[in-house]
RNA sequence: CCAGACGGUCGGACGGCCGCUCUUCCUUUCGCGGGAGAGAGGAAAGUCCGGGCUCCACGGAGGCACGGUGCCGGGUAACGCCCGGCGGGGGCGACCCCAGGGAAAGUGCCACAGAAAAUACACCGCCGAGCUCGGCCGGCCCGUCCGGCCGGGCGGCAAGGGUGAAAUGGUGCGGUAAGAGCGCACCGCGCCGCCGGCAACGGCGGCGGCAGGGAAAACCCCACCGGGAGCAAGACCAAGUAGGAGCGGCGGGCGCCUUCGGGAGCGAUCCCCUGGCGCCGGGCGUGCCUUCGCGCCGCCGCUCGGGUCGGUCGCAUCAGGCGUCCGGUGACGGGCGCCGCAGAGGAAUGGCCGUCGCCGCUGAGAAGCGGUACAGAACCCGGCUUAUAGACCGUCUGGCAUG
Numbered sequence: 001c002c003a004g005a006c007g008g009u010c011g012g013a014c015g016g017c018c019g020c021u022c023u024u025c026c027u028u029u030c031g032c033g034g035g036a037g038a039g040a041g042g043a044a045a046g047u048c049c050g051g052g053c054u055c056c057a058c059g060g061a062g063g064c065a066c067g068g069u070g071c072c073g074g075g076u077a078a079c080g081c082c083c084g085g086c087g088g089g090g091g092c093g094a095c096c097c098c099a100g101g102g103a104a105a106g107u108g109c110c111a112c113a114g115a116a117a118a119u120a121c122a123c124c125g126c127c128g129a130g131c132u133c134g135g136c137c138g139g140c141c142c143g144u145c146c147g148g149c150c151g152g153g154c155g156g157c158a159a160g161g162g163u164g165a166a167a168u169g170g171u172g173c174g175g176u177a178a179g180a181g182c183g184c185a186c187c188g189c190g191c192c193g194c195c196g197g198c199a200a201c202g203g204c205g206g207c208g209g210c211a212g213g214g215a216a217a218a219c220c221c222c223a224c225c226g227g228g229a230g231c232a233a234g235a236c237c238a239a240g241u242a243g244g245a246g247c248g249g250c251g252g253g254c255g256c257c258u259u260c261g262g263g264a265g266c267g268a269u270c271c272c273c274u275g276g277c278g279c280c281g282g283g284c285g286u287g288c289c290u291u292c293g294c295g296c297c298g299c300c301g302c303u304c305g306g307g308u309c310g311g312u313c314g315c316a317u318c319a320g321g322c323g324u325c326c327g328g329u330g331a332c333g334g335g336c337g338c339c340g341c342a343g344a345g346g347a348a349u350g351g352c353c354g355u356c357g358c359c360g361c362u363g364a365g366a367a368g369c370g371g372u373a374c375a376g377a378a379c380c381c382g383g384c385u386u387a388u389a390g391a392c393c394g395u396c397u398g399g400c401a402u403g
Base pairs, nucleotide, nucleotide: 001399002398003397004396005395006394007393008392009391010390012356013355014354015353016352017351018350020039021038022037023036024035025034026033041374045385046384048383049382050381051380052379053230054229055228056227066226067225068224069223070222071085072084073083074082075081086100087098088097089096090095101221102220106219107218109214110213123161124160125157126156127155130154131153132152133151134150135149136148137147138146139145140143169187170186171185172184173183174182188210189208190207191206192205193204194203195202196201234313235312236311237310244304245303246302247301248300249299250298252280253279254278255277256276257275261272262271263270264269282297283296284295285294286293320339321338322337323336324335325334326333327332357372358371359370360369361368362367
């Protein structure tokens, strides 16, 4: 210098003018007004996990069902997160990736191709040792004889070819008619023992000729974990209207009586009003209908309680942030010091202008033009995932050149 791996930080700056939300002060009962201060993120996003908080449900324990997690150890309030290891895979390497328990409990599945996809099997191919048939040649002790060659059948084999994502351990030597763990060596695998490690696991030795390929992100088995809903949770205050409860008052028709009052009549008496007593009555519903029974139904006023609109709280102090020291490989933990850091509710955090920075284009230059990412809190916190123009820092790897 080039190419790359991992980790981290930032992600516009300054000034002016006009606005918005909250807090506090100036006064005030409040408001209005004025001053001061604070006002989005690394992801505020997706709402995928884990918690706090709130309400609902629930006697304890166990079981069943359902869902989730799944190598080991540690961290944490907890986690499916993080750290450190182990095993497997990839890369020359720094380093990266892995739902990584059980396939010998059982059931089911393995497309296409292929002989065969799991009780193994045989398409091409290999063999001619054994049995047998046919043909040719040769031999002699001429036979149902012997030997050789060729071809076929019964048969033997699974080395090689071929198919496939995957083919019943791999390589080599021996062996054989050809072959084959058939035998042997090494590797792999399984079992046992010893050693190292908390463990996952690793190393060594011995034994076994090798046993049932894959897939559990098919059902399933095993171990562990798990009540439900969510701040529109929930709590409080509380108009108008409608409805509910309680109390009080009023209410239809007829008959009789009626103090006082009013009216008509010469008068007996009659009428009205007021009050009392008695009788009667409407509508609706219901039991199939009737008799009969039961229940409900009007207006005005006051009071009470629930609830709606609305308002207040929840709601910004916390598994809090920063710095430093100590322990730990690390995640993280502990001590000390400092700091207080958005809180809206149809939803503030904005708009305009100027100067500068950065990037691209044009230009010799001066300068001009254009652009400046992803994205906007809504109860809070710990994670994960996803989006993100560009800039910077640190550690490391491979290569080239130079000293």
Record summary: RNAcentral holds the sequence, with entries from ENA. A computed fold for a 403-nucleotide RNA from an Allostellaceae bacterium, annotated as Bacterial RNase P class A. The model forms 95% of the base pairs in the Rfam consensus. A source record names the gene rnpB.